[in-house]
Context: one part of a larger RNA
Molecule: large-subunit ribosomal RNA, domain V
Organism: Gemmatales bacterium
RNA sequence: CCCGCAGCUAGACGGAAAGACCCCGUGAACCUUUACUGUAGCCUCAUAUUGGGUUUAGACCCGAUAUGCGUAGGGUAGCUGGGAGACUAUAAACCCGCGGUUUUGGCCGUGGGGAAGUCGACGAUGAAACACCAGCCUUAUUGUGUUUGAAUUCUAACCGGUAUUCGUGAAGCCGAAGCCGGGACCGUGUGAGGUGGGCAGUUUGACUGGGGCGGUCUCCUCCCAAAGAGUAACGGAGGAGUCCCAAGGCAUACUCAACCCGGUUGGCCAUCGGGUGUUGAGUGCAAAUGCAGAAGUAUGCUUGACUGCGAGACUGAUAGGUCGAGCAGGGACGAAAGUCGGGAUUAGUGAUCCGGCGGUGCCGGAUGGAAGGGCCGUCGCUCAACAGAUAAAAGGUACUCCGGGGAUAACAGGCUUAUCUCCUCUGAGCGUUCAUAGCGGCGAGGAGGUUUGGCACCUCGAUGUCGGCUCAUCGCAUCCUGGGGGUGGAGAAGCUCCCAAGGGUUUGGCUGUUCGCCAAUGAAAGCGGUACGUGAGCUGGGUUUAGACCGUCGUGAGACAGGUCGGUCCCUAUCUGCUGUGGG
Numbered sequence: 001c002c003c004g005c006a007g008c009u010a011g012a013c014g015g016a017a018a019g020a021c022c023c024c025g026u027g028a029a030c031c032u033u034u035a036c037u038g039u040a041g042c043c044u045c046a047u048a049u050u051g052g053g054u055u056u057a058g059a060c061c062c063g064a065u066a067u068g069c070g071u072a073g074g075g076u077a078g079c080u081g082g083g084a085g086a087c088u089a090u091a092a093a094c095c096c097g098c099g100g101u102u103u104u105g106g107c108c109g110u111g112g113g114g115a116a117g118u119c120g121a122c123g124a125u126g127a128a129a130c131a132c133c134a135g136c137c138u139u140a141u142u143g144u145g146u147u148u149g150a151a152u153u154c155u156a157a158c159c160g161g162u163a164u165u166c167g168u169g170a171a172g173c174c175g176a177a178g179c180c181g182g183g184a185c186c187g188u189g190u191g192a193g194g195u196g197g198g199c200a201g202u203u204u205g206a207c208u209g210g211g212g213c214g215g216u217c218u219c220c221u222c223c224c225a226a227a228g229a230g231u232a233a234c235g236g237a238g239g240a241g242u243c244c245c246a247a248g249g250c251a252u253a254c255u256c257a258a259c260c261c262g263g264u265u266g267g268c269c270a271u272c273g274g275g276u277g278u279u280g281a282g283u284g285c286a287a288a289u290g291c292a293g294a295a296g297u298a299u300g301c302u303u304g305a306c307u308g309c310g311a312g313a314c315u316g317a318u319a320g321g322u323c324g325a326g327c328a329g330g331g332a333c334g335a336a337a338g339u340c341g342g343g344a345u346u347a348g349u350g351a352u353c354c355g356g357c358g359g360u361g362c363c364g365g366a367u368g369g370a371a372g373g374g375c376c377g378u379c380g381c382u383c384a385a386c387a388g389a390u391a392a393a394a395g396g397u398a399c400u401c402c403g404g405g406g407a408u409a410a411c412a413g414g415c416u417u418a419u420c421u422c423c424u425c426u427g428a429g430c431g432u433u434c435a436u437a438g439c440g441g442c443g444a445g446g447a448g449g450u451u452u453g454g455c456a457c458c459u460c461g462a463u464g465u466c467g468g469c470u471c472a473u474c475g476c477a478u479c480c481u482g483g484g485g486g487u488g489g490a491g492a493a494g495c496u497c498c499c500a501a502g503g504g505u506u507u508g509g510c511u512g513u514u515c516g517c518c519a520a521u522g523a524a525a526g527c528g529g530u531a532c533g534u535g536a537g538c539u540g541g542g543u544u545u546a547g548a549c550c551g552u553c554g555u556g557a558g559a560c561a562g563g564u565c566g567g568u569c570c571c572u573a574u575c576u577g578c579u580g581u582g583g584g
Base pairs, nucleotide, nucleotide: 001584002583003582004581005580006579007578008577010576011575012574014571015570022405023404024403025402027401028400029397030396031395032394035202036201037200038199039198041195042194043193044192045191046190047189048188049187051154052153053152054151055150056149057148058147059146060145062143063142064141065140066139068137078136079135080134081133082132085119086118087117094113095112096111097110098109099108100107101106158182159181160180161179162178164177165176166175167174205217206216207215214234218240219239220238221237222236223235241386242284243343244342248302249301250300251299252298253297254296256280258276259275260274261273262272282291283290285348287346288345289344306329307328308327309326312323313322314321315320318387331340332339333338354380355379356378357377358376359375360374362373363372412459413457414455415454416453418452420448421447422446423445424444425443429439430438466541467539468538469537471533472530473529474528475527476526479504480503481502482499483498484497485496486495487494506520507519508518509517510516547565548564549563550562551560552559553558
């Protein structure tokens, strides 16, 4: 050096399973509910099947009877018309009693006594006698009828039972009859209202230095923005979702803020006079850009905050947005030239569909109309997730599933090193004196890559995750042992620094613990790296499936870096590597 044999598993990001965690999909499935929309079922009503009485309440028509209080006035005058008499021996006035009604005065009915009168035209009143007759109103009582509702009752629909009879002969089924019970209810059909996770179909946004929680989503102004335009971020600052018939148009006029001087109360600041005053004031509101020939402040007259149009441009992927001279009509202001199609400019907003209202030489399903539609004008969306999926929508999943992703998180690695550990510089000060024996404020510069992070670069067709056991190996910023310098080193014991990694660096109690605390030894009981070394070496106590309990949260399904009990750890070694051994 070549070839074996027996072994060990550190590596081949070893094998197995298109990762179950995480995210994504306008994926799925179950589950929940005061998500949405339905629906079985249930409740109620109407109607049909569905009939007869009685009572009662209301309404209506008709009949009878009663009823009616302003003031003046004998006094409780309903209204209108006729009317000079009416009632009474068929028992009037008046007295006594009973009943009804009432506003307690009166009115009505009735029994007894009584014995011949009582009331009216007259004066007062808008209207004259319930003296008499007729019609009517208000309110009330009563009667017949119609009708509506309620209650109750009946039996014949309908329903149930039957130990009776029959069809029928064995029969507990069925049918008919009888009897009993219920009964126009129930049940059923149809129509409607309600209720309805019992059941069903679905929805439950996106951005995002992973996702969730939070925040945001349209429009305007400034910076970022790199002197044309444009330009991102969960970059830095602010605003809008209107207001105004004047705060619009025109003509004409004026100059502000601030300061100085003067001046009654009056002062730093009120109103008044004089002066300086290029803009520091003001502009309906944010900011920017403007504006004093004013766009600022006033006065007068007004409605151009017009109709039909529009050459030509700017901007935008589109949709759309913006500017616009000029022409026609009919106007406002101004002497006129002229200006005026809202506001100093840039925010003050919403496509289409559907529907309403007004107008209209349009269409009108044989024709004439109409219905309905078109066109012009206008109205109804915090469709604010603001280019607006529907008129209409929330959650759970650890019982979960599928398709994908290292486009994206949790482990490990990588980059970074804020944080962390260690070192250095400077030297204010402490150290009786003395910066540096030992310390070292405020600061400055680094190293390391063991912490917590940031980033999201390999890995999601899988790189097994804490701790322990076993076996280790390396670094030195050295715990012990070794050699030295300094000392605020007398000696001894220390402190501090330099060199040094050869060897060593314990056993127990508690906890799943790493860590830590405690106990006892010892020369010492070092700090770190190795995929927080090591699960194809072991374990499986913790974390991190399915079961279950508690607390808390949630209406609930369920949830909880809260607790608790329980809970399948596979691999016969091909190559590299290593150990032992044999042959050539």